[in-house]
RNA sequence: GCCGAGAUAGCUCAGGGGCAGAGCAACACAUUGGUAGCGUGUAGGUCCCGGGUUCAAAUCCCGGUCUCGGCU
Numbered sequence: 001g002c003c004g005a006g007a008u009a010g011c012u013c014a015g016g017g018g019c020a021g022a023g024c025a026a027c028a029c030a031u032u033g034g035u036a037g038c039g040u041g042u043a044g045g046u047c048c049c050g051g052g053u054u055c056a057a058a059u060c061c062c063g064g065u066c067u068c069g070g071c072u
Base pairs, nucleotide, nucleotide: 001071002070003069004068005067006066007065010024011023012022013021018055026042027041028040029039031037048064049063050062051061052060
């Protein structure tokens, strides 16, 4: 330099046009003589950045940044 994959909650990842989700972690409550565990609930997101298309974009298109892999 070329090709491909990826970037979404604190972490690991779903979701591929119509209100952004799960597990774990955090917090509260309940349970216990007390802790752990189990149970119930709450909070947590400019969906990497900038444009475009669309009534509507995390999702489609273009460009960029970063990470991983391959080729040279």